[in-house]
RNA sequence: GGCCCCAUCGUCUAAUGGCCAGGACGCUUGAUUCUCAAUCAAGUAAUAGGAGUUCGACUCUCCUUGGGGCCA
Repeated sequence: GGCCCCAUCGUCUAAUGGCCAGGACGCUUGAUUCUCAAUCAAGUAAUAGGAGUUCGACUCUCCUUGGGGCCA
């Protein structure tokens, strides 16, 4: 330099182009307990950035950024 893959809550991970973006763990608060743990209830927080296609984009296209791989 060329080609390919990946990027979603703090972490892991879902989501036929038609959601209020779901779940688990974590964290916070409450209940329970003498206290802690466990358990239960509620809450918490996310689509890497920009443009395009579309009535509608996490999803399709292009560019950029970051990470990984192959070739040279």

Predicted 3D model of a 72-nucleotide RNA (transfer RNA) from a Parcubacteria group bacterium.
Model confidence (mean pLDDT): 81 of 100.
Its Rfam family is "tRNA". The family's RNA type in Rfam is transfer RNA.
NCBI's taxonomy places the organism under Bacteria, Bacteria candidate phyla.